[in-house]
Context: one part of a larger RNA
RNA sequence: UGACAGGGGCCCGCACAAGCGGUGGAGCAUGUGGUUUAAUUCGAAGCAACGCGAAGAAACUUACCACGUCUUGACAUCCCUCUGAUCGCUCUACAGAUAUAGUUUUCCUUCGGGACAGAGGUGACAGGUGGUGCAUGGUUGUCGUCGGCUCGUGUCGGGAGAUGUUGGGUUAAGUCCCGCAACGAGCGCAACCCCUAUUGUUAGUUGCCAUCAUUCAGUGGGGCACUCUAACUCGACUGCCAGUAGUAAUCCGGAGGAAGGUGGGGAUGACGUCAAAUCCUCAUGCCCCUUAUGACCUGGGCUACACCCGUGUUCCAAUGGCUGGUACCACGAGUCGCAAGCCGGGGGCGGCAAGUUAUUCUAUGAAACCCAGUUUCAGUUGGGAUUGUAGGCUGCAAUUGGCCUACAGGAAGUGGGAAUCGUUAGUAAUCGCGGAUCAGCACGCCGCGGUGAAUACGUUCCCGGGCCU
Numbered sequence: 001u002g003a004c005a006g007g008g009g010c011c012c013g014c015a016c017a018a019g020c021g022g023u024g025g026a027g028c029a030u031g032u033g034g035u036u037u038a039a040u041u042c043g044a045a046g047c048a049a050c051g052c053g054a055a056g057a058a059a060c061u062u063a064c065c066a067c068g069u070c071u072u073g074a075c076a077u078c079c080c081u082c083u084g085a086u087c088g089c090u091c092u093a094c095a096g097a098u099a100u101a102g103u104u105u106u107c108c109u110u111c112g113g114g115a116c117a118g119a120g121g122u123g124a125c126a127g128g129u130g131g132u133g134c135a136u137g138g139u140u141g142u143c144g145u146c147g148g149c150u151c152g153u154g155u156c157g158g159g160a161g162a163u164g165u166u167g168g169g170u171u172a173a174g175u176c177c178c179g180c181a182a183c184g185a186g187c188g189c190a191a192c193c194c195c196u197a198u199u200g201u202u203a204g205u206u207g208c209c210a211u212c213a214u215u216c217a218g219u220g221g222g223g224c225a226c227u228c229u230a231a232c233u234c235g236a237c238u239g240c241c242a243g244u245a246g247u248a249a250u251c252c253g254g255a256g257g258a259a260g261g262u263g264g265g266g267a268u269g270a271c272g273u274c275a276a277a278u279c280c281u282c283a284u285g286c287c288c289c290u291u292a293u294g295a296c297c298u299g300g301g302c303u304a305c306a307c308c309c310g311u312g313u314u315c316c317a318a319u320g321g322c323u324g325g326u327a328c329c330a331c332g333a334g335u336c337g338c339a340a341g342c343c344g345g346g347g348g349c350g351g352c353a354a355g356u357u358a359u360u361c362u363a364u365g366a367a368a369c370c371c372a373g374u375u376u377c378a379g380u381u382g383g384g385a386u387u388g389u390a391g392g393c394u395g396c397a398a399u400u401g402g403c404c405u406a407c408a409g410g411a412a413g414u415g416g417g418a419a420u421c422g423u424u425a426g427u428a429a430u431c432g433c434g435g436a437u438c439a440g441c442a443c444g445c446c447g448c449g450g451u452g453a454a455u456a457c458g459u460u461c462c463c464g465g466g467c468c469u
Stems, first nucleotide, its partner, number of pairs: 007469007015459002019423005026314006033307001034305002042053002064300003068296003073125001077124002079121006088103003092099002106115003127289002130287003136283002138278003141274001143272001148187006154163003167178003193266004200232005207224003212221001237260001240254002243251001316416001320375006333362002337356002341352004387408007429451007
C1' cells in the first nucleotide's frame, strides 16, 4: 500500500422480510454424469458447466467405429511429357468408392507457337476438427451497469508512499454543493443513439370512411376529417409556486400537463480479477503424423440404459373437463415460396386452381374470455404415458432412428421431505400467435400481443457489493 476478520460506523441490491407462483414427488422431453459399447466424436465443470457450442445427428452434417480403397493426393502453386479435350449421354462389374468399353466435342495465330482444359511423371510440397487456451492474437463469460480506476504539476515524508480521491451534507452515481496544500485533467457516471407515451406540418396509395349517394363487400363514386404509415417538428428543464436546508447542493408537497423529477424499455460494460473459456469459427508459434493422425466410399454410431443430477413440459381437476354458439390482437414471413376458393376424405391430407416479389394476395375467423347445455367429486367424461391396428406427409431411403391422423386400450399421479428458485406493474401468473435453423422434425430458443394481480412494516438477521476506520 493492499487483502482478510464469527472488529466498528454509514449505505445499497428481489439480499432478507411481506406477498404471488414454482422446482424438489409422478409421467414424458431434453442436457450432463456414470455404466455399456467396435464406436457410443469433441469441448463446457461452484456462482459464471449441465434445452450449453448445436438457429434443428435418418444419408450428408460427422470430427467417432467397422469394412472396402488411394498415395504429389479430395484442395493449391511451380517444372517436364502427352492429348484435344473437359463436361454431358450410354454399357458392364461392384455395397459404393472405383474399374472397363462406347458416343460426342475447343479458341487465337505473324503458322514458329500460345491460351484453356484433361491425363501421366518427378520432387519441392499439399493436408491434419492431431497436441499445447499454462506459448499467443482475436472473441467471450464474470465480479457489475458495481461507482469506481488513474495521471500532470505542486506540497509533505529519508523512503515505500501520502495528498488530490479524505471531511460536513446530498445523489441512482467520485452526482452536485460547502470546506480543505492542493490546483487541474483523463477513462468511467450522466447526456448525445434506438423503441415507446403527446402534439403539429407535409404526404394520401396498396391505407382510412365522418358527411353525401350505392350496395350491405370501403365494393364503386366521392373525400383525406379520423385511423394508420414515415419524414420533419413540439414537449420535461426541478422550468413555476409553497415549505425545508446554511442566502448551497438537495429533499418534500402542489399546479399545469399525454407524461414529473434518470417518464418506461433497450443499446452502451472503466482500470482490472479468475494462468476463467475457446488451437473444433478463424488466425497463429512450437511439437507431432506424412502409402497416414491425410483422402474417398458403404454401413453403423453420436438416439445405448440398472442408476444419479440439472433444465423444461403435461398433470393430479368443478375458478375445471367436454359439446355447440359467438367476439377482439400484435410482431414477423412468403416465388425451389405463401396459397384463397372449389371438389374428395371422419381426419392427417390429396386433386384442380385465382391472387401475390407484398400497407394490395396468402398463411389468418388467435386462444384464454363470453353465452347455452352436459358432467357431480370418482382414479372419474379429470390425466394422458405406454401398447396394438390401419393410414398420411417429407425425403434415394423413416428398421436401428422422423413428424402427423383415426380407432381401440388406458399407466403413474389425489398437490409433493430436507432443501431451493423467480418476481416490485402492464410486472408475476395465465392465454395463444409469429420467426430463425429447416426437405422433414421444437415441450427448446428469439420475439409478439390478449387477460391481468398480491405485497413491501422495515434493515435485526442470511448472501453479494461500495465508502471510512
Molecule: small-subunit ribosomal RNA, 3' major domain
Organism: uncultured bacterium